[in-house]
A computed fold for a 386-nucleotide RNA from an Acidobacteriota bacterium, annotated as Bacterial RNase P class A. Rfam family: Bacterial RNase P class A. Rfam classes the family as a ribozyme. The organism belongs to Acidobacteriota, within Bacteria.
RNA sequence: GGAGCGCGUCAGAUGAUCGCCUCGGCAAUAGCCGGGGAGGAAAGUCCGAACACCGUAGGGCAGCGAGCCGGAUAACUCCCGGGCCCCGACACGUCGGGGACGACAAGUGCAACAGAGAAUAGACCUGUCCUGAGCGAUCGGGAUGAUGGGUGAAACGGUGGGGUAAGAGCCCACCGGCGCGUUUGGUAACAAGCGCGGCCAGGUAAACUCCUCGCGGUGCAAGGCCAAAUAGGGAAAUGCGGCAUCCGGGCUGCCCGUCCGGUUCUCGAUUUCGGGAGGCAUUUCCGGGUAGGCCGCUAGAGCCCGUCGGUAACGCCGGGCCCAGACGAAUGAUCAUCGCCCGAUCCGUCGGGGACAAAAUUCGGCUUAUACGACGCGCUUCAUUU
Numbered sequence: 001g002g003a004g005c006g007c008g009u010c011a012g013a014u015g016a017u018c019g020c021c022u023c024g025g026c027a028a029u030a031g032c033c034g035g036g037g038a039g040g041a042a043a044g045u046c047c048g049a050a051c052a053c054c055g056u057a058g059g060g061c062a063g064c065g066a067g068c069c070g071g072a073u074a075a076c077u078c079c080c081g082g083g084c085c086c087c088g089a090c091a092c093g094u095c096g097g098g099g100a101c102g103a104c105a106a107g108u109g110c111a112a113c114a115g116a117g118a119a120u121a122g123a124c125c126u127g128u129c130c131u132g133a134g135c136g137a138u139c140g141g142g143a144u145g146a147u148g149g150g151u152g153a154a155a156c157g158g159u160g161g162g163g164u165a166a167g168a169g170c171c172c173a174c175c176g177g178c179g180c181g182u183u184u185g186g187u188a189a190c191a192a193g194c195g196c197g198g199c200c201a202g203g204u205a206a207a208c209u210c211c212u213c214g215c216g217g218u219g220c221a222a223g224g225c226c227a228a229a230u231a232g233g234g235a236a237a238u239g240c241g242g243c244a245u246c247c248g249g250g251c252u253g254c255c256c257g258u259c260c261g262g263u264u265c266u267c268g269a270u271u272u273c274g275g276g277a278g279g280c281a282u283u284u285c286c287g288g289g290u291a292g293g294c295c296g297c298u299a300g301a302g303c304c305c306g307u308c309g310g311u312a313a314c315g316c317c318g319g320g321c322c323c324a325g326a327c328g329a330a331u332g333a334u335c336a337u338c339g340c341c342c343g344a345u346c347c348g349u350c351g352g353g354g355a356c357a358a359a360a361u362u363c364g365g366c367u368u369a370u371a372c373g374a375c376g377c378g379c380u381u382c383a384u385u386u
Stems, first nucleotide, its partner, number of pairs: 001382010012338007020037007039356001043367002046365005051219004058256004063215005068082004083101001084099006102210002107208002109204002124149002127144007157175006176200002178197008223295004233286008246262005263278006302321005308315002340353005
């Protein structure tokens, strides 16, 4: 110097004129003056909350979520640090990257082909013992056998020895794994050791599942206030007890438990039954009116700077600042100068260039998009020089 990867920052500025919205002041025929006016993602609607409403103190099932340890946070599945595992480079000292990181003998599944057999397996070849036929080569039958080989991505620990008819953790020594106990260090995850035990049981759970822990619901179209209008319309079903065995309502999908509420007149009959008229509650269908205004609505778990504490995320403290609140929906247009980038250059300058994109209750994250972009930091690699 080139190329690539990762992380982070930026996302133009100033002035003038005209136009729009909002706040404040002055005015009082509607103007004047001043302040402000769309992002790093405003997007996705994926998590978490603030806030609002409902609510029954609770229990169970379902459903949903989390899954190594510690910290930070209003909270979180985000963030910071550590542990362990895996991958790459390197060559022994580390660096970079990733992890959805409880459990696979509790159960049920899944893994092409090859192979005897793919997970409490397996006799294809090589073995051992007994036995039948045959001149022989060889061909059968029974029992035993996982040692060596073959197939495969992967075949039920490794090396050596003993033992056996031949073999096998069958037994033994050492190693590895697993389980139990314990010592030291560490807040812990965990690390390093010691002892005992032949226990030796592949992979997969962002497969179903099991274990442990946690969780009310709905959402600003939440929720309030004011005004106005119509037809307080019509029809149907169920229930209306006498302390219950019924009906309805009350958080969430269901259940339990619990709390609250639930009729008058009249006719017939005479065992608490049946009918009629009205009333109340819930539900369904038909039909009609209104869709206006105000609040919620932006001073916030807010932003900026700094000391201190902390490895860091972040926190206390001190100081400063107020930075949209629209509502069929404002935040625009033109000009000039400067700045940034690219190209050319007679070094005077000239020409060109801005992606993704647009607030609607707010905030913390995650994900996605992003200039023939610019800059900074780190890493990898190539070339050149020393």